[in-house]
RNA sequence: GCCACCUUAGCUCAGCGGUAGAGCAACUCUUUUGUAAAGAGAAGAUCCUCGGUUCAAAUCCGAGAGGUGGCU
Numbered sequence: 001g002c003c004a005c006c007u008u009a010g011c012u013c014a015g016c017g018g019u020a021g022a023g024c025a026a027c028u029c030u031u032u033u034g035u036a037a038a039g040a041g042a043a044g045a046u047c048c049u050c051g052g053u054u055c056a057a058a059u060c061c062g063a064g065a066g067g068u069g070g071c072u
Stems, first nucleotide, its partner, number of pairs: 001071007010024004018055001027041004048064005
């Protein structure tokens, strides 16, 4: 230098045009003399950035940023 893939909650990941979800963690409550375990509940994301397409974009297109791998 070229090519491919990835970027969504604190972490690991779903979601492939029509209200953004799960597990774990953290928080609150119940249970316990107390802790752990168990059970219940609530909260947490302007989906890497900018622009475009569309009635509507996490999702499609372009540019950029970061990361991983391959080739040279």